Predicted 3D model of a 464-nucleotide part of an RNA (small-subunit ribosomal RNA, 3' major domain) from a metagenome. Rfam family: Bacterial small subunit ribosomal RNA. The RNAcentral record of the full RNA draws on SILVA. Model confidence (mean pLDDT): 83 of 100.
[in-house]
Context: one part of a larger RNA
RNA sequence: UGACGGGGGCCCGCACAAGCAGCGGAGCGUGUGGUUUAAUUCGAUACAACACGAAGAACCUUACCAGGGCUUGACAUGUUGGAAGUAGGGACCCGAAAGGGCGACGACCUGUUAAGUCAGGAACCUACACAGGUGCUGCAUGGCUGUCGUCAGCUCGUGCCGUGAGGUGUUAGGUUAAGUCCUGCAACGAGCGCAACCCUUGUUGCUAGUUGUUUUUUCUAGCGAGACUGCCUCGAAAACGAGGAGGAAGGUAGGGAUGACGUCAAGUCAGCAUGGCCCUUACGCCCUGGGCGACACACACGCUACAAUGGGUGGUACAGUGGGUAGCAAAGGAGCGAUCUUGAGCUAAUCCCCAAAACCAUCCUCAGUACAGAUUGCAGGCUGAAACUCGCCUGCAUGGAGCCGGAGUUGCUAGUAAACGCGUAUCAGCAUGGCGCGUUGAAUACGUUCUCGGGCCUUGUACA
Numbered sequence: 001u002g003a004c005g006g007g008g009g010c011c012c013g014c015a016c017a018a019g020c021a022g023c024g025g026a027g028c029g030u031g032u033g034g035u036u037u038a039a040u041u042c043g044a045u046a047c048a049a050c051a052c053g054a055a056g057a058a059c060c061u062u063a064c065c066a067g068g069g070c071u072u073g074a075c076a077u078g079u080u081g082g083a084a085g086u087a088g089g090g091a092c093c094c095g096a097a098a099g100g101g102c103g104a105c106g107a108c109c110u111g112u113u114a115a116g117u118c119a120g121g122a123a124c125c126u127a128c129a130c131a132g133g134u135g136c137u138g139c140a141u142g143g144c145u146g147u148c149g150u151c152a153g154c155u156c157g158u159g160c161c162g163u164g165a166g167g168u169g170u171u172a173g174g175u176u177a178a179g180u181c182c183u184g185c186a187a188c189g190a191g192c193g194c195a196a197c198c199c200u201u202g203u204u205g206c207u208a209g210u211u212g213u214u215u216u217u218u219c220u221a222g223c224g225a226g227a228c229u230g231c232c233u234c235g236a237a238a239a240c241g242a243g244g245a246g247g248a249a250g251g252u253a254g255g256g257a258u259g260a261c262g263u264c265a266a267g268u269c270a271g272c273a274u275g276g277c278c279c280u281u282a283c284g285c286c287c288u289g290g291g292c293g294a295c296a297c298a299c300a301c302g303c304u305a306c307a308a309u310g311g312g313u314g315g316u317a318c319a320g321u322g323g324g325u326a327g328c329a330a331a332g333g334a335g336c337g338a339u340c341u342u343g344a345g346c347u348a349a350u351c352c353c354c355a356a357a358a359c360c361a362u363c364c365u366c367a368g369u370a371c372a373g374a375u376u377g378c379a380g381g382c383u384g385a386a387a388c389u390c391g392c393c394u395g396c397a398u399g400g401a402g403c404c405g406g407a408g409u410u411g412c413u414a415g416u417a418a419a420c421g422c423g424u425a426u427c428a429g430c431a432u433g434g435c436g437c438g439u440u441g442a443a444u445a446c447g448u449u450c451u452c453g454g455g456c457c458u459u460g461u462a463c464a
Stems, first nucleotide, its partner, number of pairs: 001464002003461003007458007015448002019412005026304008034295002042053002064290007073130001077129003081125002088105001092101003108121004132279002135277003141273002143268003146264001148262001153192006159168003172183003198256004203225007228250001231244005306405001310364006322353003327346002332341003371402001376397007418440007
């Protein structure tokens, strides 16, 4: 000087407390461990791994396994030599395919010739340099990322102090969300952070508007205005604090983007790049099939429930983000339905995808039920060469566990939690996951003793 303390002081955070909804019990979905397996590819492992890489494993993907094949190779560049009906190649043979064989026919570019006639290129064969490797090392690395933490810190120049490590500044008294600002001070200044500048939501003016509305305005998108403790009162030396007015908005107005010096030899050689090492008729490449989907069990994240603030049936209303031409598909028609048929319109503010809880009426009356839906049987639909392993959906039948969950544990302070549906990326098909969107819309915060994490000062130390 740090680090640490079951030392002290001050302060903060959904950290506790006060509340609301959960998880932990059940069934199912997904991930992981373990076990199994020919293989169940690999990575991620306290917080900061475990619906994570994966924004979507039937084949492909795919890296794994079994079997069948190829060896200058699926791909690149260069060199040597070669073949002339060369490259290619319908049909045919072996085969699961890949691959191998036979073979009618038979090319391209440049120049040239009477002429595939000749020369060269490309392509082919051969030999060699090499290709190739999701093989190893993230403890050789770049780049990127997580975390402490959007915490308020981390430093420098000159000066001063100290033999020196170093200190001072950055401590102190106040104040703030903040090393934010004020006052003081052997310090005076400065940098990276904080804040602001950026995007967005809320109010409003002007301008422009099509496809929006047809009168306006809503709306769209472009330029402005507006909020600054500016005004008033009180407290204060100041910074600032408490309250009030006006205002759409008030003291950082809400949200986002933005992550200092560094820490964890944190993560990633499988996104990419890359040093070294290793393989080279195989650790490379192609194909068929299987596996990544197994199942005594354990954990993690979710979904659905256990019902009457509910379930069934009928009626009826209201969004916003987005997406759409190999597409979105209306209105008709068929079907109980998934869906099919036909296909208007739309390269989209034009057309389409397009709501559900809520509300009204009625049935059920506390029961493992008209709750709940796992599982299983049968019959269908869709995508796709192909749904057996292993997709999604529909109808009928079946109706298991479950009556609110031990110790423990998670999220959330307002348009938030909770509830309700909708959209979209990936995608042929497949969403209870991810990312967004609107609709309905709460309760509680006395307070900082305690738990966890963090900041500043101080103290002890046999630690560095």